Molecule: transfer RNA
Organism: Eleutherodactylus coqui
């Protein structure tokens, strides 16, 4: 320098073009003397950025930033 691959709630990760979910974590009610287990609710995502295809994009295209690998 080429070329592959990852980015998604605080943390690992899901959605192979049509509601953005799970796990845990956090807050909060229920049980407890208290806590800790359990169960019940809640909050928390401009899907890395920027453009564009499409009725519709985490997802398809270019670009670009960043990580990790491979060849040179």
């Nucleotide at each position: 320098g080429a070329c592959c691959u990852u980015g998604u709630g605080g943390c690992g990760c899901a959605a192979c073009g049509a509601u953005a979910g799970c796990g845990u974590g956090u807050c909060u009610g229920a049980c407890u003397u208290c806590a800790g287990a359990u169960c019940g609710g809640a909050a928390g995502g401009u899907u890395g950025c920027a453009u564009g295809u499409u009725c519709a994009a985490a997802u398809c295209a270019c670009g670009u930033c960043a990580g990790g690998g491979u060849c040179a």